The part of an RNA shown here (large-subunit ribosomal RNA, domain I) has 535 nucleotides and comes from a hot springs metagenome.
Context: one part of a larger RNA
RNA sequence: GGCUUACGGUGGAUACCUAGGGAUUUAGAAGCGAUGAAGGGCGUGGCAACCCACGAAAGACUUCGGGGAGCUGGUAGCAAGCUUUGAUCCGGAGGUUCCCGAAUGAGGCAACUCAUGAGGCAACUCAUAGAUUGAUCUCUGUGAUUAAUCAGCAAACCUAGCGAACUGAAACAUCUUAGUAGCUAGAGGAAAAGAAAGCAAAAGCGAUUCCCACUAGUAGUGGCGAGCGAAAGGGGAACAGCCUAAACCAUGCCAUGUGCAUGGAGUUGUGGGAAAGGCACUUGAACGUACAGCUAAGGUUAGUUUAAGCGUUUGGAAACACGCCCCAGAGAAGGUGAAAGGCCUGUGAACGAAAACUGACGCUGGCGUUGCCUUAUCCCGAGUAGUAUGGGACACGUGAAACCCCGUAUGAAUCUGCGAGCACCACCUCGUAAGGCUAAAUAUUCCUAAAUCACCGAUAGCGAACUAGUACCGUGAGGGAAAGGUGAAAAGAACCCCGGGAGGGGAGUGAAAUAGAACAUGAAACCGUAAGCUU
Numbered sequence: 001g002g003c004u005u006a007c008g009g010u011g012g013a014u015a016c017c018u019a020g021g022g023a024u025u026u027a028g029a030a031g032c033g034a035u036g037a038a039g040g041g042c043g044u045g046g047c048a049a050c051c052c053a054c055g056a057a058a059g060a061c062u063u064c065g066g067g068g069a070g071c072u073g074g075u076a077g078c079a080a081g082c083u084u085u086g087a088u089c090c091g092g093a094g095g096u097u098c099c100c101g102a103a104u105g106a107g108g109c110a111a112c113u114c115a116u117g118a119g120g121c122a123a124c125u126c127a128u129a130g131a132u133u134g135a136u137c138u139c140u141g142u143g144a145u146u147a148a149u150c151a152g153c154a155a156a157c158c159u160a161g162c163g164a165a166c167u168g169a170a171a172c173a174u175c176u177u178a179g180u181a182g183c184u185a186g187a188g189g190a191a192a193a194g195a196a197a198g199c200a201a202a203a204g205c206g207a208u209u210c211c212c213a214c215u216a217g218u219a220g221u222g223g224c225g226a227g228c229g230a231a232a233g234g235g236g237a238a239c240a241g242c243c244u245a246a247a248c249c250a251u252g253c254c255a256u257g258u259g260c261a262u263g264g265a266g267u268u269g270u271g272g273g274a275a276a277g278g279c280a281c282u283u284g285a286a287c288g289u290a291c292a293g294c295u296a297a298g299g300u301u302a303g304u305u306u307a308a309g310c311g312u313u314u315g316g317a318a319a320c321a322c323g324c325c326c327c328a329g330a331g332a333a334g335g336u337g338a339a340a341g342g343c344c345u346g347u348g349a350a351c352g353a354a355a356a357c358u359g360a361c362g363c364u365g366g367c368g369u370u371g372c373c374u375u376a377u378c379c380c381g382a383g384u385a386g387u388a389u390g391g392g393a394c395a396c397g398u399g400a401a402a403c404c405c406c407g408u409a410u411g412a413a414u415c416u417g418c419g420a421g422c423a424c425c426a427c428c429u430c431g432u433a434a435g436g437c438u439a440a441a442u443a444u445u446c447c448u449a450a451a452u453c454a455c456c457g458a459u460a461g462c463g464a465a466c467u468a469g470u471a472c473c474g475u476g477a478g479g480g481a482a483a484g485g486u487g488a489a490a491a492g493a494a495c496c497c498c499g500g501g502a503g504g505g506g507a508g509u510g511a512a513a514u515a516g517a518a519c520a521u522g523a524a525a526c527c528g529u530a531a532g533c534u535u
Stems, first nucleotide, its partner, number of pairs: 001534009016485002020456002022453007029445002031153002039100003042055003046078002050074002052059001061094006070082003105114003115128005130150008157188001158186005168175001172223001198205002209237004214233001220228002241437003244381001248264006254257001269415001271380004275375005285370005291365004298358004303351004309324004325342002327331001333345003386410007417432005472479002492519001495506004
């Protein structure tokens, strides 16, 4: 020096645990904000750094309920107090709520500086940004006053506008990725769409939306490459339909026009309405309501009651084991010194609200609807439809390319009208554009509650089980950790000894201290001590 064995050190793997995560389901909620939000700064405690709570009324105030013995948060200790005249605590409502921040008196390097006016002796209080619309006053100027609304933030879902590239095509340019990502604007609890100028096919259907390993990877489209890719129809979910413009009438206005305003009338495609004429019927009721308000039952936001077990043994400790019992609308679960239906919290069952919110065409109000025939004079949404051209979007790349939308140019008809049925024409059939509204079925989850898991268990699971978007890095945008476990209970080691201390040895606690706070288990690498063998 090496090897082996034993005993240690170091280290923190492994198994165990869970305080935290992940996913899903159901229900709620789906907004907050000039009555100043979201998010912050700074303060507030007797001693108070951090977290949390709160706001100069600052570890809190008032009130109404619940609850019933302790309380002054995490957080011990000391001090000082509160509380059965009901505290702390839980819930409803209210008050207070500094400064910054849309930030809004002006400015500003956020949390600061400086104002003006009114009231008031003062302390102090109030007002003073901008945009849009309306009204009023002035006598015109983008004046003055005033009212209402807006603004900013927020996870996804939604609508609209703008809109890539990597990629695929085994290169690449049309094409694809993809109208995706991203950016912007806007809205709602959903949004959008929506009551046929629709489909269909000789039979018919009857708004929209969503679903179907139905149609169908079909018909198509496509450097006919890569790829893209329907619809009708069928089966389901859910169902709901309405209001206007015009013709005509009345009133008003300007003083004339094919005028304007208001009210009535009217709303359709077996065409409808107006006007005129004829017949019927009466004004009260019925029906409906998606508008507003009020609430009922019920629900939400605190809670309440609640069954049934003892003994012995082992042990530090019994819930284990043994013996004899009991409850069960409760043998879900968690805790308790090991493994508890009967110890605790609960569970099943049954109750409960002063206050706030929610809650039904139930009630009230409002609103809506409620004939037929004839005539053929009038009306039936115009820079529209259509056409040409250039684009877009339709599964469809310009194609024979309809249908739909946009730019430019042009530019009709009014029911004997007009559009569509995939160029176009005819016949036939279907519909009635150029105004508007509309619940449900559908999408999503920043958030609240409950529940579940052949999900994770500290290098896992959220980045974060711990002071976590913290420490730290970066000028900045931004990046972004590590870090859990004494014990049943601190009983956290009085006292003595060595030592400056750290650390240790006794003593003591404890079931255990090789559980001693660098604390449960304690692998390996690595480092020692001892013994044996060996060079």

Overview
The coordinates come from a structure-prediction model, not an experiment, and the mean pLDDT is 84.